Notes:
A computed fold for a 474-nucleotide part of an RNA from uncultured Agaricomycetes, annotated as large-subunit ribosomal RNA, domain I. Rfam family: Eukaryotic large subunit ribosomal RNA. Rfam links the family to the GO terms ribosome and structural constituent of ribosome. The family is grouped with related families in Rfam's "LSU clan". The full RNA is in RNAcentral, with records from SILVA. Model confidence (mean pLDDT): 80 of 100.

Context: one part of a larger RNA
RNA sequence: CUUUGACCUCAAAUCGGGUAGGACUACCCGCUGAACUUAAGCAUAUCAAUAAGCGGAGGAAAAGAAACUAACAAGGAUUCCCCUAGUAACGGCGAGUGAAGCGGGAAGAGCUCAAAUUUGAAAUCUGGCGGUCUACGGCCGUCCGAGUUGUAGUCUAGAGAAGCGUUUUCCGUGCCGGACCGUGUACAAGUCCCUUGGAAUGGGGCGUCAUAGAGGGUGAGAAUCCCGUCUCUGACACGGACUGCCGGUGCUCUGUGAUGCGCUCUCGAAGAGUCGAGUUGUUUGGGAAUGCAGCUCAAAAUGGGUGGUAAAUUCCAUCUAAAGCUAAAUAUUGGCGAGAGACCGAUAGCGAACAAGUACCGUGAGGGAAAGAUGAAAAGCACUUUGGAAAGAGAGUUAAACAGUACGUGAAAUUGUUGAAAGGGAAACGCUUGAAGUCAGUCGCAUCUGCCGGGACUCAGCCUUGCUUCUGCU
Numbered sequence: 001c002u003u004u005g006a007c008c009u010c011a012a013a014u015c016g017g018g019u020a021g022g023a024c025u026a027c028c029c030g031c032u033g034a035a036c037u038u039a040a041g042c043a044u045a046u047c048a049a050u051a052a053g054c055g056g057a058g059g060a061a062a063a064g065a066a067a068c069u070a071a072c073a074a075g076g077a078u079u080c081c082c083c084u085a086g087u088a089a090c091g092g093c094g095a096g097u098g099a100a101g102c103g104g105g106a107a108g109a110g111c112u113c114a115a116a117u118u119u120g121a122a123a124u125c126u127g128g129c130g131g132u133c134u135a136c137g138g139c140c141g142u143c144c145g146a147g148u149u150g151u152a153g154u155c156u157a158g159a160g161a162a163g164c165g166u167u168u169u170c171c172g173u174g175c176c177g178g179a180c181c182g183u184g185u186a187c188a189a190g191u192c193c194c195u196u197g198g199a200a201u202g203g204g205g206c207g208u209c210a211u212a213g214a215g216g217g218u219g220a221g222a223a224u225c226c227c228g229u230c231u232c233u234g235a236c237a238c239g240g241a242c243u244g245c246c247g248g249u250g251c252u253c254u255g256u257g258a259u260g261c262g263c264u265c266u267c268g269a270a271g272a273g274u275c276g277a278g279u280u281g282u283u284u285g286g287g288a289a290u291g292c293a294g295c296u297c298a299a300a301a302u303g304g305g306u307g308g309u310a311a312a313u314u315c316c317a318u319c320u321a322a323a324g325c326u327a328a329a330u331a332u333u334g335g336c337g338a339g340a341g342a343c344c345g346a347u348a349g350c351g352a353a354c355a356a357g358u359a360c361c362g363u364g365a366g367g368g369a370a371a372g373a374u375g376a377a378a379a380g381c382a383c384u385u386u387g388g389a390a391a392g393a394g395a396g397u398u399a400a401a402c403a404g405u406a407c408g409u410g411a412a413a414u415u416g417u418u419g420a421a422a423g424g425g426a427a428a429c430g431c432u433u434g435a436a437g438u439c440a441g442u443c444g445c446a447u448c449u450g451c452c453g454g455g456a457c458u459c460a461g462c463c464u465u466g467c468u469u470c471u472g473c474u
Stems, first nucleotide, its partner, number of pairs: 027058001028056004038045001042092001068075002079106004089097002110325003113271001123151001124146002127143007160267002162264005169258002172251007180240006190206001191222001192205004207224002209213001215227003276297007303320005360367002380407001383394004466473002
């Protein structure tokens, strides 16, 4: 405190924070692992340390700072390219296979542990809570925990430690602007006159720009109508990246800290079922065994490995395995984002230019098509009429409907209809002659038109004279 509460012991559900799978797989790493083929047969060989299969990553991966190459006056991590070289070597020494050192380039970068007593002091780290800041994290305080069966500092063989000396050098970080990257905006000059046409971008005339006459669009061939194109990669605006650089500005500092050099009767630790040996398999150019793996044996510490012919003795040279990290140069039929083409142009090119891995087929694994184009613009046929409708007949749009969503052009075999011709020898075919239709050319006639020349006592008109019924005559 009291219906419903509190406490003890449990169960299930939910769940802060963290971790893994699965997919993709062009390039990369590891494992496993054939045969077709070639050898003119075939078994070793070759195809091939390939394909299929399995596992694992990254934007690259892998490799990588020598237990190297060499034998020189030596070089000095790895990777890639050229050369070495189709060479040395392997090989029923057949078919065939086949490197490396040097040299020249691309790129460049070096490092860290384990192994020592910090021993006058675990100096180290995760987490909870609180505070604070530039807030996936840093700093401060506090409390558990990890940890002496060892967390830090120091050190890595090129050394290094210790001692003595010399004083050589040294702070970190934030903000703004520039530089860098991406996106967007603006940046030359006719739509002038005539003409054809539905439409001018065509034809004729007169201009303009050009470091721009690449290309595309717009009702037909457009430098100048529109987008672009050219130039400086310049101008302006917005956003981003990251401390690699430059300028300006702010905060914090530096301690008995880090680091360089010299000297020494001082020390100087260095990776095991590993190296190595035997044997079996495999692999390699590696041949008395290049690498790898299984089994048996199994080390050393003035040691060990290598020095391309096994073994013994001896000398020399060169590295320091059995632990680890590391950018660039390199690869890339996948993904994302760009640009181009002596490529194809709808039976081509991807299987797929289109509702294509679709429709469809197969129980399934799997197989797998065909199919582009009205018009400049739908202006896609209002309305009337016949018909139940489909459809037709008019009408209308259009440059065109003989472009009507079975639509540009619309070949051929083939079908219907119309016109012409033919009729014993199947049709067809060759040669010759005739007939008909049609077409081109030439000639003639008629009519019309343009131009040139000639002719007439032609006509109109005009000038002028006269007459006149005002229309004509002369």